[in-house]
Formats: sequence, C1' cells, structure tokens
RNA sequence: CUGGCUGUGCAGUCGCGGGAGGUGACUCUCGAGGAAAGUCCGGACACCGCAGGGCACGGGCGGUGGAUAACACCCACCCGGGGAAACCCGCGGGACAGUGCAACAGAAAUGACACCGCCGAUGGCGCUCCAAUAGCUAAGGGGCGCACAGGCAAGGUUGAAAUGGUGCGGUAAGAGCGCACCGGCGCCGCGGUGACGCGGCGGCCAGGCAAACCCCGCCCGGUGCAAGACCAAGCAGGAUCGAUGACCCGGCCCGGCGAGAUCCAGGUAGGUCGCAGGGCGAAAGCCCCGCCGGUACCUAGGAACCGGCGAGAUGGAUGGCUGUACACGACAGGAUCCGGCUUACAGGCCAGCU
RNA sequence: GCCGGGGUCGCCUUCUGGUCGAGGGCCCCUGUCCUACAAACAGGUGCAGUAGAGUUCGAUCCUCUACCCCGGUACCA
Repeated sequence: CUGGCUGUGCAGUCGCGGGAGGUGACUCUCGAGGAAAGUCCGGACACCGCAGGGCACGGGCGGUGGAUAACACCCACCCGGGGAAACCCGCGGGACAGUGCAACAGAAAUGACACCGCCGAUGGCGCUCCAAUAGCUAAGGGGCGCACAGGCAAGGUUGAAAUGGUGCGGUAAGAGCGCACCGGCGCCGCGGUGACGCGGCGGCCAGGCAAACCCCGCCCGGUGCAAGACCAAGCAGGAUCGAUGACCCGGCCCGGCGAGAUCCAGGUAGGUCGCAGGGCGAAAGCCCCGCCGGUACCUAGGAACCGGCGAGAUGGAUGGCUGUACACGACAGGAUCCGGCUUACAGGCCAGCU
Repeated sequence: GCCGGGGUCGCCUUCUGGUCGAGGGCCCCUGUCCUACAAACAGGUGCAGUAGAGUUCGAUCCUCUACCCCGGUACCA
C1' cells in the first nucleotide's frame, strides 16, 4: 500500500414476534446487518386505454474488450494525472460541423495584434565624395544621416491562457526561414480482437471550456406493495366538462383508445392474500441447497439414512437481569424482494506486495 | 414506505459563472430633538451563500456526495 474475514463469547433465568404440537397448563423450534441506512442507479413483480409513427421537443449513458436478467456496478486492459515504489485517482466520445463564453489586466483574447522595442537590406528625402575645372554640371556609383514608405515579432510589459519549446545557423533586423532534439498533427508500415503502442516520412504547427448550447453513438412507455387481488363494514349527494370524443397514451403533430374526468361534500380507518431459501405441481406432496440433532459405518473427518428448521412484524418482535471470560464491545436495526453504488463504523485477525 | 421540491445576514427577499467587500427591507447600534419615551431626522456598522469534493483561469450559481427542512401520497362512493 492492497485484498479478505470478524465485530462480544459461553451458561442460567425472565420476557417479545412467527411456526408446529397439545382440550389445557405448556412443550419444541426459528428470529436483523455488513451496512438492514441514504433512496443514488439497475432489475424482478403488480396494475394501467399493450404503450404506434414523425420531430432541428425531452431524459439517461459515454476510453476499449469482456461479464450480467439489467446497470452508471464488477473484471482485465488502454490513455491521462499523482507517487521513490507497491499502488491510487479520473462524469475518460467530439472544440477544423455550427453557435457561444473568457471578468480584471494587457498593444492584442480568438478570422489575433503592434504599446515599448529591433531594423531600415529595398524605395524616398537631406548632406557629402568620385568631380577633373576659371566656373557650373547630367546619368551613374560610394559614404554618412533621417525614420517618410515600409519590414519584424526575437526581447519587454499583462494574464489562467498570447499563434509550438530549447539550441545552433541564418538575416538589415527577424521568423520552421534552415538544421538537431523534444511536443503535437497527418500519412504509411508493423503489432494488438480493440482502446492503443512502436517505427519511418512530411515543417503540416497555437490553445481552453461541451459538469455552455450542441454534434455523434447506444438506451428509454407510465405508476410504485400506500402496486394490486379478495372479503367485511359504512355513507348523501352536488357542481362543471364530456360521443361535436373529455380524461389518457411524458411534450407537439399524426394516429390510437372509448366513458368517464375534475372539484366540493359524505363514509370507512377492519381482515386475508401479495409476503418469504430455490424449483416443479391445481393441491397433497416431491426434489435441490444450507443449518442443527440423532443413528449405525469406516480409512477419523468424511459420506449415508432419519427427524426438525429456513425473520416476516402492521404501532410494528430479537431485549432485560445474574454469573463468568477478555481485547470491556463501534456504526447501527428488516417493512415487497434482489443486484450494485454511496455514506457511517471502537477494536481484532489473516494474506500478499513495496 | 414511495414520489416531489428546497437550503442566502436574527427574519423576509434580490442576484447571477467574473472586477466583490453579494444588494434591499425589517431588525440592531450611535447621535440630534424631548423632562423622559415613542415617532421623526442624520449616521453607522453588525450580521449571510448548509457541509465536503469535483469541473473551470475563476463557483452562491454547474456536477456529485452527505446533512437538514418542507409538501404530496389510503380505500369506498
């Protein structure tokens, strides 16, 4: 640094919820978690007027390859970042499709620009020399100066970010202008299923933001066990809209469906199922998985047989006390179920790596 | 349980990727006036983005996580 396990134990006693047995007293047996939590994703299941088409309307996901009922999770890998390393982190498609954003500062902020600065090779202007002569002088040429035309982007200044970086050459000064190395991009070759990597060639050479709109690819009916089914009890209707089609099918259009919809008033606040390891079955029951107990067996920790059990509450159960042991006991408790994620967690144990 | 919405001074609220020290009203404090109080006037400051990460040059604002608060949700007819 990483992964995994555990997270009071035992005995007695009094209780609590479920199940079985018993006329009954009672007996037997089972009874929270790794997160049961948050409700952040994905499903199962149930119901709905089978949920169709189009849209430059909407939501979700986003490296690659696997795996899965499905996923945003998981596994392996790639790329980027951090670390000395083990290893960790990443909402990780696209910024030459388009639209947009970048305050302040700064010359300039996205089809870049020229404030200071450098140069002034070339052209222009001025002076002077070639220039001879008594004196003047054309064309042309040389030198010096000005900084007018103009050239440059090296250096300075600002910023989160300034049109690749460093060095050498080159030049009037400069510049991928040329070259070497590094970075990016494109093409080609090789390797890899792939993301991508390696090598060669080409001076081709600014970027950031898409957790801004958007583009690309894939996916998406709605509701949510207070779903829903059955039984029982009780009550009182009214208004508006609606077959000229309401309401509904996420939005709009098309299309579909077809009798109710909304509001106010009234009644009830009960029970059974859904609902409990998995599968088959109408049921009885049978099979499989796991745990516990018993019986006989032997190669002594295994297999066979028999029996029992697998949380399912509905104001919602798993706790109290005593004894004992120690490391003195953390976070916390089902509510339809399952797979993940995230968050909380005293302590203890094991394994691997640096 | 399920579904949805929201957290800004003591209270109510505006704002929006930018100069930051977040603006306004009520409140509070000081002074003037008054014998005193209130009112009025003048002035003043005090007091804020629930917390932690991320994206970004920059977050109250966008995204994620946690915490807290609020609302809706039974059946019959």

Annotation
Two RNAs folded together computationally: RNase P RNA and transfer RNA, 431 nucleotides in total. Rfam match: Bacterial RNase P class A.